Overview
The part of an RNA shown here (large-subunit ribosomal RNA, domain II) has 711 nucleotides and comes from a Candidatus Woesearchaeota archaeon. The source organism's lineage runs through Archaea, Nanobdellati and Candidatus Woesearchaeota. The coordinates come from a structure-prediction model, not an experiment, and the mean pLDDT is 80. RNAcentral holds the full RNA, with entries from ENA. Its Rfam family is "Archaeal large subunit ribosomal RNA".
[in-house]
Context: one part of a larger RNA
RNA sequence: GCCAGGGAGUGGAUUUAAGUGGCAAGGAUAAUCGUAAGAGUAUCCCAAGGGAAACCAAAAUCCCGCAGUCUUUGAUGAGGGGAGAGGUAUGAAAGUGCCUUUUAGUCACUUGGAUCCGACCCGAAACCGGUCGAUCUAACCCAGGGUAAGGUGAAGCGGUGGUAAUACAUCGUGGAGGCCUGAAGAGGUUCUACGGGCAAGUGUUCUUCUAACCUUGGGCUAGGGGUGAAAAGCCAAUCGAGACCGGUGAUAGCUGGUUCCUGCCGAAGUUGACUGAAGGCAAGCUUCUGGUGAGGCAGUUAAGAUGGUAAAGAUACGGAUUGGGGAUUUAGGGUUCUAACGGGCUCGGUUCCCUGUCCAACUCAGAAUGUCUUAACGCCAUAGACCCGGGAAGACGGGGAUUCGUCGUAAAGGUGAGUUCCGAGAGGGUAACAACCCAGACUGCAGUUAAGGUCCCAAAAUACUGUUUAAGUGUUAAAGGGUGAAGAUUGUCUGCUUCCACAGACAGCAAGGAGGUUGGCUUAGAAGCAGCCAUCCUUUAAAAAGUGCGUAACAGCUUACUUGUCAAGGAAACAGGCGUCUAAAAUGGACGGGGCUAAAUCAGUUACCGAUACUGCAGCCCACCGAAAGGUGUGGAGUAGGCAGGUAUACUAUGGGAGAAGAAAUUUUUCCGAGAGGAUUAAUGGAUCCUGUAGUAAAGAGAAUCCUGGU
Numbered sequence: 001g002c003c004a005g006g007g008a009g010u011g012g013a014u015u016u017a018a019g020u021g022g023c024a025a026g027g028a029u030a031a032u033c034g035u036a037a038g039a040g041u042a043u044c045c046c047a048a049g050g051g052a053a054a055c056c057a058a059a060a061u062c063c064c065g066c067a068g069u070c071u072u073u074g075a076u077g078a079g080g081g082g083a084g085a086g087g088u089a090u091g092a093a094a095g096u097g098c099c100u101u102u103u104a105g106u107c108a109c110u111u112g113g114a115u116c117c118g119a120c121c122c123g124a125a126a127c128c129g130g131u132c133g134a135u136c137u138a139a140c141c142c143a144g145g146g147u148a149a150g151g152u153g154a155a156g157c158g159g160u161g162g163u164a165a166u167a168c169a170u171c172g173u174g175g176a177g178g179c180c181u182g183a184a185g186a187g188g189u190u191c192u193a194c195g196g197g198c199a200a201g202u203g204u205u206c207u208u209c210u211a212a213c214c215u216u217g218g219g220c221u222a223g224g225g226g227u228g229a230a231a232a233g234c235c236a237a238u239c240g241a242g243a244c245c246g247g248u249g250a251u252a253g254c255u256g257g258u259u260c261c262u263g264c265c266g267a268a269g270u271u272g273a274c275u276g277a278a279g280g281c282a283a284g285c286u287u288c289u290g291g292u293g294a295g296g297c298a299g300u301u302a303a304g305a306u307g308g309u310a311a312a313g314a315u316a317c318g319g320a321u322u323g324g325g326g327a328u329u330u331a332g333g334g335u336u337c338u339a340a341c342g343g344g345c346u347c348g349g350u351u352c353c354c355u356g357u358c359c360a361a362c363u364c365a366g367a368a369u370g371u372c373u374u375a376a377c378g379c380c381a382u383a384g385a386c387c388c389g390g391g392a393a394g395a396c397g398g399g400g401a402u403u404c405g406u407c408g409u410a411a412a413g414g415u416g417a418g419u420u421c422c423g424a425g426a427g428g429g430u431a432a433c434a435a436c437c438c439a440g441a442c443u444g445c446a447g448u449u450a451a452g453g454u455c456c457c458a459a460a461a462u463a464c465u466g467u468u469u470a471a472g473u474g475u476u477a478a479a480g481g482g483u484g485a486a487g488a489u490u491g492u493c494u495g496c497u498u499c500c501a502c503a504g505a506c507a508g509c510a511a512g513g514a515g516g517u518u519g520g521c522u523u524a525g526a527a528g529c530a531g532c533c534a535u536c537c538u539u540u541a542a543a544a545a546g547u548g549c550g551u552a553a554c555a556g557c558u559u560a561c562u563u564g565u566c567a568a569g570g571a572a573a574c575a576g577g578c579g580u581c582u583a584a585a586a587u588g589g590a591c592g593g594g595g596c597u598a599a600a601u602c603a604g605u606u607a608c609c610g611a612u613a614c615u616g617c618a619g620c621c622c623a624c625c626g627a628a629a630g631g632u633g634u635g636g637a638g639u640a641g642g643c644a645g646g647u648a649u650a651c652u653a654u655g656g657g658a659g660a661a662g663a664a665a666u667u668u669u670u671c672c673g674a675g676a677g678g679a680u681u682a683a684u685g686g687a688u689c690c691u692g693u694a695g696u697a698a699a700g701a702g703a704a705u706c707c708u709g710g711u
Base pairs, nucleotide, nucleotide: 001711002710003709004708005707006706011117012116013115014114015113016112017111018110019109020108021107022106023105026045027044028043032039033038049056050055061083062082063081064080068076069075070074084101085100086099087098088097089096090095120257121256123254127247128246129245130244131243132242138221140219141218142217143216144215145214146213147211149181150180151179152177156173157172158171159170160169161168185208186207187206191203193202194201223239225235226234227233260646261645262644263643264642265641270283271282272281274279285394286392287391288390289389290388291387295380296379297378299377300376301375302374303373304372305371306370312363313362318359319358320357323354324353325352326351327350328349329348332347333346334345335344336343337342398422399421400420401419402418403417404416405415406414407413427438428437429436442619443618444617445616446615447614448613452609453608454607455594456593457592461606463605464604465603466602468600474596475595487581488580489579491578492577493576494575495574497572498571499570500569508565509564510563511562512561514538515537516536519533520532521531544559548557549556620636621635622633623632624631625630647700649697650696651695652694653693654692655691656690657689658688665684666683667682670679671678672677
């Protein structure tokens, strides 16, 4: 891991709601007694409320009116609604609060909840009590045991030398030391061979080895306690508080698990407050049920109202803000003229005119969508809507897209509002892909379409008409990713404007390209060509007081310009389409792939394919109508969850049955049922089993690092 068996909402008390039943202004007994019938009336709930309390203590009134009924445009009218009145508390009163107005309770059983108990099951770390441990280990005590061999050579002592005497030196002797090397012993540094072991470690290497040494036996200290050359170490493979037993089923707002089927409906991740944030409570959202009794409002249109957003505006305010012109001088600065007074110019100030631009916290004006009211249509509703109660929940971590805000440089970012989807939604498309596109799945068969597609993989056009692209651009609807940007482009296509051109354009080729003059100035020089000034005239078909190169300056080459030759289009600007460059990442590599020059792109056309969508036929279920037949439904997805109906297992009571001519069980066949399941065939098996009606439950297994066993 697998298989088999076991394995989780139970019981009691109290209370509440619903269902069923008994009795009913009453209902029921408890303990106890009794063979039973029954007794038992203590007590509990109800029949009156108000008030803290003392205490006080309630209309058989009127109107409307659903169902129903009747003598049916109406009357009556159980329940129901309203008015009015009453009781009591408070208050001086007015008033206000609660209650009553003619009744419905109570007991039992069943089921759904709540509270208290272990309370659906398993799960802590802990806390407290008692007991057992120092045969391991820590310290100490008592009595013992052990430490090969070698090295070094302290004090002391002796000899000799030395001194006045010491001191001192030297040679011997001697044998000190938490001294040295090193075996046993003790330790456990390094390496990482072994690691199915010799071993919860070994081996290797290393440290220590006369001492604060090692060791044997005995003893002593005990759990908030011991012991500790102190590491929170050790106290029996257990230590930041031992182990065992008990309190104990501690508690767990946390994790995991929680067992048969089908039908109907179907959520929420929001608001409020909470030592609240992993939770619970109330509301909102779901479901079931009761009451009431006639209208209701998701939609469309119209009319009226509401509003200050988008866009816009700026002689409509607040604020910001470009340029120009005019007038003026009540501040001022600069400059200038004047002896001074004063004047001129200029920068400003104020004011007028023209002109240009903005705002979440500006608005003269002002949409669309929205919101409200009314009406009509539409839809729903006496088959009971709207509304008012009651029972049971779940949920209170949300997420994506889109439009509009806000924070952030930005993000698969944070935080909001509206809509929508996923959550709880299958199917088709998008290569694959919760939320993008299409579309809301009862079952079967067939057809038609949607999104998206139609060369092959792979269903359907190698369709048609016209254009563009030569880059494999592309073959990718969009968000993210990918793509790619600013910029560049004499790639190519289209449009438009202007100009030149058979009186010959454009490009090429041939020839010319002169004179005054080396213009003047400057300069050492300046001659078309360093620089400054000017830029004329002549001859010409044409030729600059010179476009560039060049020289020290000249020279030289060249251009503008002109002619000839040739012969038909050419030059320039702007705009657009499709391309190209810009263009860099780590395994080899992606249009899904093959491949494609269309099977790419733009514009258009007609077919076809394509889903659980739509349609047809048949069937099932639900809701409703109906006596039925049948009909109606813009009914049939679904997590948490609510409600309903079934199925299986064991046993009990009571009826009915089967079985040695073969029960149960096991394997197996066929059929029935929406399913849980049921019936049946054959074989095996060898003694029990089935069924109706009721009832009782240790009543359904795939998961819990589930438990036990097997393998």